RNA sequence: CUCUUAUGGAGAGUGGCGGAGGGACUGGCCCAAUGAUGCCCGGCAACCGGCCUUAAUGGUUAUGGUGCCAAUUCCUGCAGCAAUUUGCUGAGAAAUGAGAG
Numbered sequence: 001c002u003c004u005u006a007u008g009g010a011g012a013g014u015g016g017c018g019g020a021g022g023g024a025c026u027g028g029c030c031c032a033a034u035g036a037u038g039c040c041c042g043g044c045a046a047c048c049g050g051c052c053u054u055a056a057u058g059g060u061u062a063u064g065g066u067g068c069c070a071a072u073u074c075c076u077g078c079a080g081c082a083a084u085u086u087g088c089u090g091a092g093a094a095a096u097g098a099g100a101g
Stems, first nucleotide, its partner, number of pairs: 001101007013041001015040003021031003025077001027075002042069003047065002049061004073093001078090005
């Protein structure tokens, strides 16, 4: 990098460094010098892993490998059903884990 698969309405600092943007993209709407992206510390959680158990599966653990720590993946994009601009559902796109190449 490519393919397969699972998941997503919860949770997480008034810390330090630093100094301008950020929330993947579109359109919105937000966050940000009362300090953004990023890094360190800290924390949350339980995908893999450990232990127990089952026909399937569940429970437990948090040393290890990730991951995450504004807002439902912030909403949205395409389609369908309701009814006139919103609600719901499902895809798509992206993200994360695991497996394979």
Molecule: SAM riboswitch aptamer (S box leader)
Organism: Sulfobacillus thermosulfidooxidans